A computed fold for a 471-nucleotide part of an RNA from Usnea florida, annotated as large-subunit ribosomal RNA, domain I. Its Rfam family is "Eukaryotic large subunit ribosomal RNA". Rfam 15.1 lists 107,465 matches to the family in 2,616 species. The family is grouped with related families in Rfam's "LSU clan". NCBI's taxonomy places the organism under Eukaryota, Opisthokonta, Dikarya, leotiomyceta, Usnea. The RNAcentral record of the full RNA draws on ENA and SILVA.

Context: one part of a larger RNA
RNA sequence: AAUUGACCUCGGAUCAGGUAGGGAUACCCGCUGAACUUAAGCAUAUCAAUAAGCGGAGGAAAAGAAACCAACAGGGAUUGCCUCAGUAACGGCGAGUGAAGCGGCAACAGCUCAAAUUUGAAAUCUGGCCCCGUCGGGGUCCGAGUUGUAAUUUGUAGAGAGUGUUUCGGGUGAGACCACGGUCUAAGUCUAUUGGAACAUGGCGUCAUAGAGGGUGAGAAUCCCGUAUGUGACCGUGGCUCGAGCCCAUGUGAAGCCUCUUCGACGAGUCGAGUUGUUUGGGAAUGCAGCUCAAAAUGGGUGGUAAAUUUCAUCUAAAGCUAAAUACUGGCUGGAGACCGAUAGCGCACAAGUAGAGUGAUCGAAAGAUGAAAAGCACUUUGGAAAGAGAGUCAAAAAGUACGUGAAAUUGUUGAAAAGGAAGCGCUUGCAACCAGACCUGUCCGUAGGUGAUCAACCGCUGUUCUCAGU
Numbered sequence: 001a002a003u004u005g006a007c008c009u010c011g012g013a014u015c016a017g018g019u020a021g022g023g024a025u026a027c028c029c030g031c032u033g034a035a036c037u038u039a040a041g042c043a044u045a046u047c048a049a050u051a052a053g054c055g056g057a058g059g060a061a062a063a064g065a066a067a068c069c070a071a072c073a074g075g076g077a078u079u080g081c082c083u084c085a086g087u088a089a090c091g092g093c094g095a096g097u098g099a100a101g102c103g104g105c106a107a108c109a110g111c112u113c114a115a116a117u118u119u120g121a122a123a124u125c126u127g128g129c130c131c132c133g134u135c136g137g138g139g140u141c142c143g144a145g146u147u148g149u150a151a152u153u154u155g156u157a158g159a160g161a162g163u164g165u166u167u168c169g170g171g172u173g174a175g176a177c178c179a180c181g182g183u184c185u186a187a188g189u190c191u192a193u194u195g196g197a198a199c200a201u202g203g204c205g206u207c208a209u210a211g212a213g214g215g216u217g218a219g220a221a222u223c224c225c226g227u228a229u230g231u232g233a234c235c236g237u238g239g240c241u242c243g244a245g246c247c248c249a250u251g252u253g254a255a256g257c258c259u260c261u262u263c264g265a266c267g268a269g270u271c272g273a274g275u276u277g278u279u280u281g282g283g284a285a286u287g288c289a290g291c292u293c294a295a296a297a298u299g300g301g302u303g304g305u306a307a308a309u310u311u312c313a314u315c316u317a318a319a320g321c322u323a324a325a326u327a328c329u330g331g332c333u334g335g336a337g338a339c340c341g342a343u344a345g346c347g348c349a350c351a352a353g354u355a356g357a358g359u360g361a362u363c364g365a366a367a368g369a370u371g372a373a374a375a376g377c378a379c380u381u382u383g384g385a386a387a388g389a390g391a392g393u394c395a396a397a398a399a400g401u402a403c404g405u406g407a408a409a410u411u412g413u414u415g416a417a418a419a420g421g422a423a424g425c426g427c428u429u430g431c432a433a434c435c436a437g438a439c440c441u442g443u444c445c446g447u448a449g450g451u452g453a454u455c456a457a458c459c460g461c462u463g464u465u466c467u468c469a470g471u
Base pairs, nucleotide, nucleotide: 027058028056029055030054031053038045042092068075069074079106080105081104082103089097090096110321111320112319113267123149124144125143127141128140129139130138131137132136158263159262160260161259162258164257165256166255167254168253169248170247171246172245175242176241177239178238179237180236181235182234183233184232188204189220190203191202192201193200205222206221207211213225214224215223272293273292274291275290276289277288278287299316300315301314302313303312356363357362376403379390380389381388382387460471461470462469463468
């Protein structure tokens, strides 16, 4: 000097980016948790570690690379099937309940942290901005971070040292493979008849690695769509797959093996003990949970009868990830059927969880078909209209949107018969009507045969002149 501004503090509104709810729930995981029932009663038991209830996921879930199984000449993550086996075991040892090791098979896959001084150098990561455009890469600047981000190591080890020995990276990408979608491939509309229509019947053909099926005015291999060949060919899209060729880079770096032995850290209110509850086949306590106590480091766990001493075997808990084989009354997608065929099959073949009922929880139907094609009745006439009478469409309206077929009880109308003892029923006989068959007669049609100085037609001739007559 300027001030509708800047800065500070407080309040409010809006808000980039990100995240959660809710539904569904067939299968899966965790929690909670009965009773009916059975025991011929009932209380432990059983039903059942089930149902109802609550919470949480995924295309699968869970489990999973041994603090395992064993006792062998040992095996070697998990899961599922067969077997083990209705066995061992539990059980008012009643009713009942009830595994596991081995063996065979399906499928197979292994790994990562914490705990070490990189200490001659935080070597690590998010974000803003710029550049290249590839789920990304490069540059730069803040920030996170030494109360620890990287590299290395995970017990089968490993680290360290060595004169040893062997092997190497990235990008682009034709093409291959896989998945999905699309396109493609035989042969009569020949002929006669019936019919509204030929897809029927008779005749003559054709194709077939295709005679599955559907449609088209009636039973269509050959009209149309399809069907077989076919795990086919071509085109397009996509892919954490493989990959020729091309381009860039190539460190005294990384990894594997061998030798030496200076080292070698391994998960705590956890293991374990007592007690209570629950659970289990688990029985002097299989697992889980609560409370009290509460560790060790040649340590600890397990070795299916408690305890002491001792020996042996086998693993290494208290941190984590992991495909497949397995499950599936939900959802999505495809295929099939010795299934049902409109009172069946889902409650629902249809404007069905609809209409409707109940205050509510909840309960819960009925209802498919004109025709090949609407050609769904123009027009006239009566009537205010509805409707009727004609007319018209159609193969058919005796198919008229109350529509294919259209049973029965039942109703109306018309015709026939009967009626004193209700109707009805049984037996016998007569009459009437109708039906079927046989017989007689007439007419028509078809097929086969016969008859004759027959007729017609045709070709000539004559008359006649395109109408006949004669031969």